[in-house]
Context: one part of a larger RNA
């Protein structure tokens, strides 16, 4: 000098764009953050209409139609999106390969099918237990819920044959055997679905080469440890991943093992570069969700707002038993030098569900607060000498603040008031927002500070103080004329900021 997620002191006019718990992965009141589908299903049946009866003439009842509403069964989603960086020195990450050892819902694509039946169960009704959370018993019922049969290219096993390669091997044809599919809805459409299958796309899984911290005041480490034409289990899949048996191996000064620290990267900062530092915001990957463990469901989880168990903590209780998890968005307490609103809207972009209308969305879009940062603008402009008054200094002549002010003329950025008023939305739909912007009016009116002035280093005098009070980044100032302390005048620098402190180059 540059930089900063900064803080502190003094000061503070406006706008745009960004950015804002770096500390306690501390504890959390309250509200919201994941629902949706009635065109899968049985129920429920508001409103309205029609008809009939009674008749008090506009009310009651009955039937039919329409079908708002939703607790339940069922489907899809909830594994995305959002947060945090505790752990992790590891195939976690980056980069480059491999899978002839793999999976992939929704989507696109190829081919074919969508057949015959069955038994339950929730809701409902009756009833019991419990303070509650909730848990039973009886009985009735539906489905795109569940189960059985038929058929089926492909699947698996065996036989045979052809082709190919990258070692284990891979691909195709023919025959035999084995156990296997399906679901309907309706607004009637060239609709939406269902089952099997081919290829793709997307997303994931696994393996390997190389690369990136400190420490030897850590030198030996290891028994599922290392390997097995072995055998078996498990997985989507290879593999000591797990087990039985056999062998005795495997790693290590090219740093094993141990300890400390740490999420990694694209990037950011600095530097001419090499390099050094860093990993906030934005993007990719990973890990975690009160602590530890476990599986279930599912295409996908070992699952932040799911389940079970154990621990700590908090709350309710009728003491028998229950409930909870903000490292989602706001917000509270605490910690701290320090970090914001319990805001508006789904209008846009995107996501979930739905045929759609639409619903949900603290993702997101916006607004609020903070000079926290960057950028832009303003605080007036021109003229104006009696060089006014006043301040300061003075050799008492004057010098300086100083064209500075007053005064004259003028402008209208920003601000204020009034009127109009968007783009973002190709038909409708605008939170932002009566915002940006435009026009008009008014009037210099409302808008300058901070630090420094001994040398480094741009900028000096007076008074006060008297090794005191104090200053200080280094050298050093201060003990009676201090350009170094304090104040004033003046000057220099930067400017809505200025200076100090911390950290990096």
């Nucleotide at each position: 000098g540059g930089a900063u997620g900064a803080a502190c002191g003094c000061u503070g006019g406006c706008g745009g764009c960004g950015u804002g718990c770096u500390u306690a992965a501390c504890a959390c009141a309250u509200g919201c953050a994941a629902g949706u589908c009635g065109a899968a299903c049985g129920a429920u049946g508001a409103c309205u209409u029609u008809u009939g009866u009674g008749c008090u003439u506009g009310c009651a009842c009955a039937a039919a139609a329409u079908g708002a509403u939703u607790a339940g069964u069922g489907g899809c989603g909830a594994a995305c999106g959002g947060g945090u960086g505790a752990g992790u020195a590891a195939c976690a990450c980056g980069u480059g390969a491999g899978u002839a050892a793999c999976c992939u819902g929704c989507c696109c694509u190829u081919a074919a099918c969508u057949u015959c039946g069955g038994g339950a169960u929730a809701a409902g009704c009756c009833u019991g237990g419990g303070a509650a959370a909730c848990c039973g018993g009886g009985u009735c019922u539906a489905a795109u819920a569940c189960c059985g049969g038929a058929u089926a290219c492909g699947a698996c096993g065996g036989a045979u044959u052809c082709c190919c390669g990258c070692a284990u091997g891979g691909g195709g044809g023919u025959c035999c055997g084995u156990g296997g599919a399906a679901a309907g809805c309706u607004u009637g459409a060239u609709g939406c679905g269902g089952u099997u299958u081919u290829g793709g796309a997307u997303g994931g899984a696994c393996u390997c080469g190389c690369g990136g911290c400190c420490u030897a005041u850590c030198a030996g480490c290891u028994a599922g440890u290392u390997g097995g034409u072995u055998g078996g289990g498990g997985u989507a899949a290879u593999g000591g991943c797990c087990c039985a048996c056999c062998a005795a191996g495997g790693c290590g000064a090219c740093g094993a093992c141990g300890g400390g620290u740490a999420g990694c990267c694209g990037g950011c900062c600095u530097g001419a570069g090499a390099g050094g530092u860093u990993g906030a915001a934005c993007g990719g990957c990973c890990a975690c969700a009160u602590u530890g463990g476990g599986a279930c469901u599912g295409a996908g989880a070992c699952a932040c707002g799911g389940c079970c168990c154990a621990g700590a903590c908090u709350c309710c209780u009728a003491c028998g038993g229950g409930a909870g998890g903000c490292a989602g968005c706001a917000g509270u307490g605490g910690g701290g030098a320090a970090u914001a609103u319990u805001g508006c809207a789904c209008a846009a972009u995107g996501g979930g569900g739905g045929a759609a209308a639409c619903c949900c969305u603290g993702a997101u879009g916006c607004a609020g607060c903070g000079a926290c940062g960057c950028c832009g603008c303003g605080u007036g402009a021109a003229g104006g000498a009696u060089g006014a008054a006043g301040g300061u200094c003075u050799u008492c002549g004057g010098a300086u603040c100083g064209u500075a002010a007053a005064c004259u003329u003028u402008u209208g950025u920003c601000u204020u008031c009034a009127g109009g008023g968007a783009c973002g939305a190709u038909a409708a739909u605008g939170a932002c927002g009566g915002u940006a912007c435009c026009u008009g009016a008014g009037g210099a009116g409302g808008a300058a500070g901070c630090c420094a002035c001994g040398g480094c280093u741009a900028a000096c005098u007076a008074c006060g103080u008297g090794c005191c009070a104090g200053c200080a980044g280094c050298c050093g100032c201060g003990g009676u004329a201090a350009u170094a302390c304090g104040u004033a005048g003046g000057u220099g620098g930067c400017a809505a900021g200025c200076g100090u402190u911390g950290u990096c180059c």

Record summary
Small-subunit ribosomal RNA, 5' domain from an uncultured bacterium, 505 nucleotides, folded computationally. RNAcentral holds the full RNA, with entries from ENA and SILVA. Rfam family: Bacterial small subunit ribosomal RNA. Its family is annotated with ribosome and structural constituent of ribosome in the Gene Ontology. Its mean pLDDT, the model's own confidence on a scale to 100, is 83.